This is a predicted structure of a 73-nucleotide RNA (transfer RNA) from Candidatus Doudnabacteria bacterium RIFCSPHIGHO2_02_FULL_46_11. The sequence was found in a public genome assembly. The prediction has a mean pLDDT of 81. Lineage of the source: Bacteria > Bacteria candidate phyla > Candidatus Doudnaibacteriota. Rfam family: tRNA. Gene Ontology term of the family: triplet codon-amino acid adaptor activity. It is annotated as a transfer RNA.

RNA sequence: GCCCAGAUAGCUCAGUUGGCAGAGCAUUUCCAUGGUAAGGAAAAGGUCCGCGGUUCGAACCCGCGUCUGGGCU
Numbered sequence: 001g002c003c004c005a006g007a008u009a010g011c012u013c014a015g016u017u018g019g020c021a022g023a024g025c026a027u028u029u030c031c032a033u034g035g036u037a038a039g040g041a042a043a044a045g046g047u048c049c050g051c052g053g054u055u056c057g058a059a060c061c062c063g064c065g066u067c068u069g070g071g072c073u
Stems, first nucleotide, its partner, number of pairs: 001072007010025004019056001027043005049065005
């Protein structure tokens, strides 16, 4: 320098025709126990990497950039 994949909650990750942003773990509260752990219920937590474009409508499609990982030379 070229090619490929990825960036979504504190962490690990889904999100498949473009139409309300989700799960598990963690956190908080409650239940339960003589008490703790395990267990049960609920809540909070997100400008979906950035900018622009397409569209009535973009996490999703297109372009450019940034970062991470891999491959080729």